[in-house]
Molecule: transfer RNA
Organism: Apostichopus japonicus
RNA sequence: GGUUAGGUAGCUCAGUCGGUAGAGCCUGGGCUCGUAACCCAGAGGUCAAGGGUUCAAAUCCCAUUUUAGCCG
Numbered sequence: 001g002g003u004u005a006g007g008u009a010g011c012u013c014a015g016u017c018g019g020u021a022g023a024g025c026c027u028g029g030g031c032u033c034g035u036a037a038c039c040c041a042g043a044g045g046u047c048a049a050g051g052g053u054u055c056a057a058a059u060c061c062c063a064u065u066u067u068a069g070c071c072g
Base pairs, nucleotide, nucleotide: 001071002070003069004068005067006066007065010025011024012023013022019055026042027041028040029039030038048064050062051061052060
């Protein structure tokens, strides 16, 4: 330099054909003799950043940035 796959909550990750973002870990409560499990509630996100398409974009398109692999 070329190419492929990634970047979503503090962390680990879902989100499958575009329709308005979720789980676990965490906090409080319930249940129990007690713990775990289970149940209820809560907190936490400008979806790497910019532009475009669209009534509507985490999702599609473009160029950028960053991580990992492969080729040279």